[in-house]
Small-subunit ribosomal RNA, 5' domain from an uncultured prokaryote, 519 nucleotides, folded computationally.
Context: one part of a larger RNA
RNA sequence: GGAUGAACGCUAGCGGCAGGCCUAAUACAUGCAAGUCGAACGAUAGACAAUAGCAAUAUUGUUGAAAGUGGCGCACGGGUGCGUAACGCGUAUGCAACCUACCUUUCAGUGGGGGGUAGCCUGGAGAAAUUCAGAUUAAUACCGCAUAAGCUAUAGACAAUGGCAUCAUUGAUGAAUGAAAACUCCGGUGCUAAGGGAUGGGCAUGCGUGACAUUAGCUAGUUGGUGAGGUAAAGGCUCACCAAGGCUACGAUGUCUAGCUGGUCUGAGAGGAUGAUCAGCCACACUGGCACUGAGACACGGGCCAGACUCCUACGGGAGGCAGCAGUAGGGAAUAUUGGACAAUGGGCGCAAGCCUGAUCCAGCCAUGCCGCGUGGAGGAAGACGGUCCUCUGGAUUGUAAACUUCUUUUCUGAAGGAAUAAACCUGUUCUAUAUGAACAGCUGAAGGUACUUCAGGAAUAAGCACCGGCUAACUCCGUGCCAGCAGCCGCGGAAUACGGAGGGUGCAAGCGUUGUCC
Repeated sequence: GGAUGAACGCUAGCGGCAGGCCUAAUACAUGCAAGUCGAACGAUAGACAAUAGCAAUAUUGUUGAAAGUGGCGCACGGGUGCGUAACGCGUAUGCAACCUACCUUUCAGUGGGGGGUAGCCUGGAGAAAUUCAGAUUAAUACCGCAUAAGCUAUAGACAAUGGCAUCAUUGAUGAAUGAAAACUCCGGUGCUAAGGGAUGGGCAUGCGUGACAUUAGCUAGUUGGUGAGGUAAAGGCUCACCAAGGCUACGAUGUCUAGCUGGUCUGAGAGGAUGAUCAGCCACACUGGCACUGAGACACGGGCCAGACUCCUACGGGAGGCAGCAGUAGGGAAUAUUGGACAAUGGGCGCAAGCCUGAUCCAGCCAUGCCGCGUGGAGGAAGACGGUCCUCUGGAUUGUAAACUUCUUUUCUGAAGGAAUAAACCUGUUCUAUAUGAACAGCUGAAGGUACUUCAGGAAUAAGCACCGGCUAACUCCGUGCCAGCAGCCGCGGAAUACGGAGGGUGCAAGCGUUGUCC
C1' cells in the first nucleotide's frame, strides 16, 4: 500500500447493488416450513330442492366438508460444518462386477376368480396419549388360476464373430418356473412382461491433497488362498479351513489440527494466506445404535431401543427434538422482521380447475461494503466586524470568505400522471394437413400508486473526521514544567512546531480515525 462476513470512537443528506451469529453442533415459548388426488374406493356430517305431513319428522334427488382405505410425493428443496488427513475431495480412467421411480422409445398383452380389512355402527378400558371386542362394507389394497416371453436359474452341448484372463455378443436345441387393474367426459389415462435411450447414482484404480521424528516400529480378519454366505454389484464385506503374511525412513503407527474444491485476497510473477456470500461434492440432524418401507434412506420436520434434558399426569402412564423461516434466553467486541405474495421462476400432487410451497420473488432493519449524486454557481474589497499573531498610532492572516447583487433547482417539499416484469395454463371464436395443431380475443402483479415522467416553490433540506518533530503533506501563540501526559519506530516533556487548549494549515470526505487478521 492492498484486503476484510469485521468491531470500537466521533460524525451522518440521498440512491442503486450486494452482504449480515465468524462465539454456545448451547437450550428453546409461539406460529408457519409437505402435501396432493373424488378421473382408484366405500361411507357420510351439513346445505338446498321435491314429495307426504298441522308439526316433529320420513323418503327421494342434487351438492358436498372433515375423517378413512389406496396411489404418488415426503430420499427433492432448505440448514449446519460436529465428525472426517479419508478414494472424503480434486483430476484422470475403468466396471467383461452394478442399480435407476417418474420421462422417452420398441414390441407383446390386459382373461377369469377368491377371501377379509380400515372406515361406519354397537359395546368396553383409560386422566390423557391411545386402545380392545363384536357386527358389517369397497377398491387401481391383498391372494390363487389361465396364458406369454428374447428375461431369470439349472444341467448338457454346438456354431460364428470379437476381446481384456475369468469371458462377451449373435444364432440354433431341450426342460422347468414366475404377470397384469381398472377408470373414463369414449378422446383417452392407466396396468403387466421384455429390450433400448436419457437422467441420477453405486463400486474400483493412478496421481494430487496439513503439522509434529522431542511419535520408529505397526498389524490376528491382520496379508493371501480355497469354499460358502451376503449385496444391485467386485471384495475379509462376513464366516469355516489353510498358509504366514502385509505396511514402514519415498515417514508406517501415534498425537494435534482441519470439511474438500471451483474460487477469494495479495503479489510483476513464482509464491503466500484463505475456503463468508454464489456453485459442485461430502458429512451430520438432541447423543449412541438399529433396521423397516421404498426405484432410491439406514431417512432434519418417519419408526424402534438405550441415554441425557424439558414438559404433562388422576402417579397407573405419556409427550418432545429450530444445525428449516422468523423469534426468545444465554454466550459474545459483534450480526436483522415472530413482515407480504405464490404475480414470476422452480418443485410436489392432479386430466384439469386448482391446492401446497419461510424454496423463491419481494418488502423491513444495519454507512457492513462497493459504486453514484448532492450539500450550490457567477459576480462581489470598505480587503468590513470579530478572532489569531506581530517588530503594536500600524501591519499580517482568516479572506472572495461573509454581507450584498444575480442565476440555477440535481436534491428537497407539494401536486398530477404512472409502468415493464405476463404470456402461458384456462375459457371462447375461427382456421385446418383433423395433430395433444395454428391464429385471434379474454383472464391473472406481492413488490406498488413503487420506479419513472411532468409542473410549482424556494439556496431553500444536507460536513465531518484525523493529523501538522522526522519517516509524512501541513506552524504559531498560550498553559504545563522530567509533572500531567504522548508514542507505530526514532523518541518528546527541566525556555515544547512532539503533552493540553486556541488560531491557522494539510489530508480524506458521508465518512474519517483506531484496533484485530492476511499478503